[in-house]
RNA sequence: GGACGAUUAGCUCAGCUGGUAGAGCAUGCGCUUGACGUGCGCAGGGUCAGCGGUUCGAGUCCGUUAUCGUCCA
Numbered sequence: 001g002g003a004c005g006a007u008u009a010g011c012u013c014a015g016c017u018g019g020u021a022g023a024g025c026a027u028g029c030g031c032u033u034g035a036c037g038u039g040c041g042c043a044g045g046g047u048c049a050g051c052g053g054u055u056c057g058a059g060u061c062c063g064u065u066a067u068c069g070u071c072c073a
Base pairs, nucleotide, nucleotide: 001072002071003070004069005068006067007066010025011024012023013022019056027043028042029041030040031039049065050064051063052062053061
């Protein structure tokens, strides 16, 4: 220098054919316990990496930039 892949909650990851952003773990609260833990219930938490474009509508499609990874030279 070139090709490909990844980037979504604190962490690990889903998200289908473009149409309300989700799960598990973690955190907080409540119930349970003598207490802790376990278990059950509820809640909080998001610039979907940045910018631009297409569209009535973009996490999703297109371009570009950045970071990380794999391969080629």
Annotation
This is a predicted structure of a 73-nucleotide RNA (transfer RNA) from an uncultured Clostridia bacterium. It was read from a public genome assembly.